Predicted 3D model of a 90-nucleotide RNA (c-di-GMP-I riboswitch aptamer) from Thermanaeromonas toyohensis.
RNAcentral holds the sequence, with entries from Rfam and Ribocentre.
The coordinates come from a structure-prediction model, not an experiment, and the mean pLDDT is 88.
RNA sequence: UCACGAUAAAGGCAAACAGCUCGAAAGGGCGGGGCGCAAAGCCAUGGGCCUAAGAUCCAGGUAAAGGAUUAUGGCUGCCAGGCUGCCGUG
Numbered sequence: 001u002c003a004c005g006a007u008a009a010a011g012g013c014a015a016a017c018a019g020c021u022c023g024a025a026a027g028g029g030c031g032g033g034g035c036g037c038a039a040a041g042c043c044a045u046g047g048g049c050c051u052a053a054g055a056u057c058c059a060g061g062u063a064a065a066g067g068a069u070u071a072u073g074g075c076u077g078c079c080a081g082g083c084u085g086c087c088g089u090g
Stems, first nucleotide, its partner, number of pairs: 002090004012037002017032001019030004035077001041083003045080003048075003054070005
């Protein structure tokens, strides 16, 4: 430096769930919790997925409620790509 994760040690992260909180929602934050994770560290760049406040259209028509489309909102613990990194083995 590259490849790999069989084994071991040190440590790390934290799903569901309930609480508080932010948000229109999806979802996020905090502490609890611990299903799992060798990048479950970082980046929404490509794909994918979630939501639809606002906008547009439809319908209605006094208005409201309603339906469809849409990300400018999200998810990296869905996949790929980029960057970085502990231990061990070769």